[in-house]
RNA sequence: GAACGAACGCUGGCAGCGUGGAUUAGGCAUGCAAGUCGAACGAGAAUCUGUUUUUCAAUUCUUCGGAAGAGAAGUACAGAGGGAAGUGGCGUAAGGGUGAGUAACGCGUGGGCAAUCUGCCCUCGAGUUCGGGAUAACGCUUGGAAACGAACGCUAAUACCGGAUGUGGUGGUUCUGUUGGUUCAGAAUUAACCAAAGGUGGGGAUUCUUCGGAACCUGCCGCUUGAGGAGGAGCCCGCGUCCCAUCAGUUAGUUGGUAGGGUAAAGGCCUACCAAGGCAAAGACGGGUAGCCGGCCUGAGAGGGUGAUCGGCCACACUGGGACUGAGACACUGCCCAGACUCCUACGGGAGGCUGCAGUCGAGGAUCAUUCGCAAUGCGCGAAAGCGUGACGAUGCGACGCUGCGUGUAGGAUGACGGCCUUCGGGUUGUAAACUACUGUCAUAAGGGAGAAGCCGGCAUACGGCUAAUAUUCGUAUGCCCCGAUGUUACCUUAAGAGGAAGCCACGGCUAACUCUGUGCCAGCAGCCGCGGUAAUACAGAGGUGGCGAGCGUUGUUCGGAUUUACUGGGCGUAAAGGGUGUGUAGGUUGUCAUGUAUGUCGGAUGUGAAAUUCCGGGGCUCAACCCCGGGGCUGCAUUCGAAACUGCAUGACUAGAGUGCGGAAGAGGUAAGCGGAAUUCUUGGUGUAGCGGUGAAAUGCGUUGAUAUCAAGAAGAACACCGGAUGCGAAGGCGGCUUACUGGUACGCAACUGACACUCAUACACGAAAGCUAGGGGAGCAAACAGGUUUAGAUACCCUGGUAGUCCUAGCUGUAAACGGUGUGCACUCGAUGUUGGCGGAAUUGUCCCCGCCAGUGUCUAAGCUAACGCGUUAAGUGCACCGCCUGGGGAGUACGGUCGCAAGAUUAAAACUCAAAGAAAUUGACGGGGACCCGCACAAGCGGAGGAGCAUGUGGCUUAAUUCGAUGCAACGCGAAGAACCUUACCUGGACUUGACAUAUAACUGCACGUCCUGUGAAAGCAGGAUUCCUUCGAGGGUGUUAUACAGGUGCUGCAUGGCUGUCGUCAGUUCGUGCCGUGAGGUGUUAGGUUAAGUCCUGCAACGAACGCAACCCCUAUGUUUAGUUGCCAUCAGGUAAUGCUGGGCACUCUAGACAGACUGCCCGUGCAAUCGGGAGGAAGGUGGGGACGACGUCAAGUCAGUAUGGCCCUUACGUCCAGGGCUGCACACGUGCUACAAUGACCGGUACAGAGGGCAGCGAUACCGCGAGGUGGAGCUAAUCCCUUAAAACCGGUCCCAGUCCGGAUUGGAGUCUGCAACUCGACUCCAUGAAGUUGGAUUCGCUAGUAACGGCGUAUCAGCUACGGCGCCGUGAAUACGUUCCCGGGUCUUGUACACACCGCCCGUCACAUCAUGAAAGCCGUCUGCACCCAAAGUCGCUGACUCAACUGAUUUAUUAGAGAGAGGCGCCUAAGGUGUGGGUGGUAAUUGGGAUGAAGUCG
Repeated sequence: GAACGAACGCUGGCAGCGUGGAUUAGGCAUGCAAGUCGAACGAGAAUCUGUUUUUCAAUUCUUCGGAAGAGAAGUACAGAGGGAAGUGGCGUAAGGGUGAGUAACGCGUGGGCAAUCUGCCCUCGAGUUCGGGAUAACGCUUGGAAACGAACGCUAAUACCGGAUGUGGUGGUUCUGUUGGUUCAGAAUUAACCAAAGGUGGGGAUUCUUCGGAACCUGCCGCUUGAGGAGGAGCCCGCGUCCCAUCAGUUAGUUGGUAGGGUAAAGGCCUACCAAGGCAAAGACGGGUAGCCGGCCUGAGAGGGUGAUCGGCCACACUGGGACUGAGACACUGCCCAGACUCCUACGGGAGGCUGCAGUCGAGGAUCAUUCGCAAUGCGCGAAAGCGUGACGAUGCGACGCUGCGUGUAGGAUGACGGCCUUCGGGUUGUAAACUACUGUCAUAAGGGAGAAGCCGGCAUACGGCUAAUAUUCGUAUGCCCCGAUGUUACCUUAAGAGGAAGCCACGGCUAACUCUGUGCCAGCAGCCGCGGUAAUACAGAGGUGGCGAGCGUUGUUCGGAUUUACUGGGCGUAAAGGGUGUGUAGGUUGUCAUGUAUGUCGGAUGUGAAAUUCCGGGGCUCAACCCCGGGGCUGCAUUCGAAACUGCAUGACUAGAGUGCGGAAGAGGUAAGCGGAAUUCUUGGUGUAGCGGUGAAAUGCGUUGAUAUCAAGAAGAACACCGGAUGCGAAGGCGGCUUACUGGUACGCAACUGACACUCAUACACGAAAGCUAGGGGAGCAAACAGGUUUAGAUACCCUGGUAGUCCUAGCUGUAAACGGUGUGCACUCGAUGUUGGCGGAAUUGUCCCCGCCAGUGUCUAAGCUAACGCGUUAAGUGCACCGCCUGGGGAGUACGGUCGCAAGAUUAAAACUCAAAGAAAUUGACGGGGACCCGCACAAGCGGAGGAGCAUGUGGCUUAAUUCGAUGCAACGCGAAGAACCUUACCUGGACUUGACAUAUAACUGCACGUCCUGUGAAAGCAGGAUUCCUUCGAGGGUGUUAUACAGGUGCUGCAUGGCUGUCGUCAGUUCGUGCCGUGAGGUGUUAGGUUAAGUCCUGCAACGAACGCAACCCCUAUGUUUAGUUGCCAUCAGGUAAUGCUGGGCACUCUAGACAGACUGCCCGUGCAAUCGGGAGGAAGGUGGGGACGACGUCAAGUCAGUAUGGCCCUUACGUCCAGGGCUGCACACGUGCUACAAUGACCGGUACAGAGGGCAGCGAUACCGCGAGGUGGAGCUAAUCCCUUAAAACCGGUCCCAGUCCGGAUUGGAGUCUGCAACUCGACUCCAUGAAGUUGGAUUCGCUAGUAACGGCGUAUCAGCUACGGCGCCGUGAAUACGUUCCCGGGUCUUGUACACACCGCCCGUCACAUCAUGAAAGCCGUCUGCACCCAAAGUCGCUGACUCAACUGAUUUAUUAGAGAGAGGCGCCUAAGGUGUGGGUGGUAAUUGGGAUGAAGUCG
């Protein structure tokens, strides 16, 4: 995607044609579904007619006595009539239903019957004669509840029986013919056997008559016999027809024969006897499942699936068994028996069978009316009319399917309203609607109105047949009459009015179609991948969109896609897959030539392949679905004729395959016996002394009873150094000292022999490493188990010391290995190069060397080709052929159960449930490695100084708290945000207040009051309450302000994992990419790798690469040198003046300096090296190889940091999470860590003296001289908006002195007291000063940090923030001023190349097993319960057959004789065989369940490694 006898959800207008119990072959109430014939027969109800008679009787007449009497009722007889029942005939074996059973000659297809039957029907021939005795109905009696009977009596037939005849048939005999072939066909003959039934019309000559008619003639329907046909049935055969081999052997009537029985018929179909066969790997037997086919669905086809409706066949009819009748049955609505179930019953006994049509219950996800009609088609009966028919024809119900139609059409923009979205402009729904103008399908109503229908029958006419016949009757034709369930039909016309008629699913990708809101890993979705954890196109709703449309989705099933079982059309080196190896059977395949044959093969013809279906053409319903006609097809089977290339078969021949022979040859090929030396261990003896041994280091162990070492002798067992080699041999496993014996195979050469003898090989057989097992030996060394010692967190290991099985031999077993080339065997073909082993040849030789060539083996590299790639590549994984084995997602599992083998261990064969969406191969890029190579870095090393110990400062964690606000957390948080928390800051806490608000914008109303200022009360303040004063004016108002109201403000509230921006880090590491080209199927590679070189992907050379970009470097700033310009506030050499002294003054700009411009350094020059780049050295130079320092940070990584700096999406709060105020807190202290300061002292401390900076700052500021105070500081105010004045005395250093190694004249914490300064305010909680006090600390464990030169270290100075300060911090400045680097093994980090990888969230990865918990499926299991079945035995119904039949019996025969008997024959009954159901016992198969138990799968944050 297509399909369905479908079901479910939502929805639902009409019509046509189809279709509808797939489940419980479960049970059934009720009605109907098979009858018909009076022209076979007897009897004959109701009713009618006629006659007779009885009774009554309106009325009429009357002689009044009575008579007649329409009519009514009844009896009897006759006739008509024909209900119900009966005898008889035909039918009931068809039609209709279902699919339980069946794996079968059941079905399909094609044949055979010489082995058969056939009612009704058709054709032909012959016949249809003479008799007989019964019986139902009925009558009567009687039993029973009923169902149903019993006795006696009467009667008919187309019922039954006997005789005759024999065209013929059957049987026997003979002859002829036919066939692929017997038992066939035909003819002749024969003393044997075998028939029948009548009914109903017509007729008029003759005869008879009971006067009805009969005989007779004739029509029609029957009956009997025979032949043939048609259609039907039976039997047999070839071929085809599901799964399991974890079903491998099966079978006793079994296989065959002879004889008999039986049947319509062949046959072990049955019986007796004889023989011992039959079937089976081409799958018997057993088990499971199933009706088969035409067809249907799918598919390009081949196939796969299926067997509803329609059609053919089969089977079944409550379950099982059985026969009867009949042409046909072992019989759906017949019979008998048994069983289960249901019903009736008087309890004695009976009745029943919807898998016919409707219908009902049940079960189920699920399947309809207890309808109409025999009008049509067909069937049964009948001579016919006709009757019957739930077959059938119709209608109804169900969107169950297919098909058709409709739900309007055209115009209509202010693009209305509403909805939704929005960037707020608009967009979209959308010409959609409204509105205007039309149309009239369907539905509704009314009217008209076909076709399907004319058979049959009746009447009339004409012609023809039978016939003696113009009777009758039959046939044909024409005319008229009669007959419709559907049906108020189809169809046509008219009427009215857009009026009555649209939904379903989807919208993350696959897959056409997107937004908003809600939700927040919840609720939910999901076919697969997967969505959902606060911005969800994936959930839910809405709007919009897409698809289909009276339907749309979902579920189920089948095929397709799937070349994913591969015939068409796959594979097996590494993805699943070559058997461990050989020998060899069946099987498969098989060299050259010739002849024949015709199995396969090819061609023609014939028959068949039913119809329907499918396809093509045509036609009919308005179209279509549907239906009809014609054609084609049905790929098949059979028969027959032909062809002979190939295949097969047969025969003959050949030598190229294969084998034999001969010749010399190589070899760790095999088996057995013998021999040898080296080594090891042990024993004995000698020498000799304290250790040996072992390891990373040790210990256990051995040793003074003398080891190890060493010498000599001896013993034992096992293995065979060197040679030795990608060498040889073998089928593989495997084989290695030497000799001998036996023995297998191979290559080469020759071409004598055989003449296809060949290849492969399921089953089978043999061999088969190591380990293991059994028995017996042997045991030196080694060495599982075991013991001890180490290691370790542990160490049932790795290491060490010992050590037993075993290893060895003999005889058996086992039968497996990464038994690997991970590559089955054989044959053939397809470029080469180079080794090596064996043989042969050529040429040339002293030579067997070298060289050249051929064959066989064994390696390496490569071409074409192949391969997913890796790779293979004449030893193929290339190209072909033949045969075998094996594979079909991962796990479960090479496991369970079963079988086979084994002593055992175990081997072999070999599943399923369940579970996952992957498992896997090769290659790529990264990342990683206690992999490799190279290189770099204060990375190590070499040094210097620190930290870690003390006290204090500061930050953090933790604890505490009303609060101790928040953030930063390995490096890359922790003297960080914070360049400064007493209030403020401040975000936190407590308490008190405000609500358009502390702040912004806008509008409206009011106020005419300003704002503001001052005062009062209350209060901690904020605030609240109240009072006083008060502007301009064009009098409209404006501005400002206040109040009220509305929009809004505000938020250091959340999310740095929604963001911008900024920043950190790898890392100032040298890398990261692109375009084009080239290579690769592709990911990707190349470039960027390589060889050098560099600080550098810096440069050079080479190169399928050539170029380019971002980085590196350079350009920028400071600094080091110089020149020049400019000299005040800077400077002072010269000149002059002056001072106690000072550039103090005049003057000058030379110098220093200041700050602009410029120069300078580029490997430029020289030497060496090198292809070059570069490197080493040198010169010159202030500076030399990036001079020193700074700014500058590639592609990217860390969801790194920051919503609390600002900005910002979303969410949240709105009399509060906003705002104001007071106080408190951020400073809290058992503790831990980081960063610092000060020290521990003599390279020092203290005292005195004395010298030299740079860079900065200063007006709410720096603040001099002077004075006061011990001091902090105070008073005071000159000068300075600064190269001018001030901060500002730099300190270490240097000179002199004291101290004398002490907890000190070191150290300064802590505490007490007294002060100073800032500030509204120093209590919590500031800094500083003075006096007093004088802790710890005597150089710091493991460990760890910084630094390579003006650096470290030491010393001081300045400054931002700031009222003040916690600064010992940060940022700068100058002074003094070192040591060391051998080097790259190691630690850390980084770069390049390479290698391995099961990692890709990338080793902080991945991942394994036990244990514990939960769930699921499954194996085993003492048993228990079903179901199927084998065998043995018991009992045995009905019934066929057989035997019997003393009892019973109309027909036929005989005898007596008039009712008996005998016979023949039949039957009841009895017996026997078989046998359903039932029972007993014992096996087998299969299913369920089960205490317990085994492993398996899955799950989440568990545990141990």

Overview: The RNA shown here (small-subunit ribosomal RNA) has 1505 nucleotides and comes from an uncultured organism. It matches the Rfam family "Bacterial small subunit ribosomal RNA". Rfam links the family to the GO terms structural constituent of ribosome and ribosome. The prediction has a mean pLDDT of 83.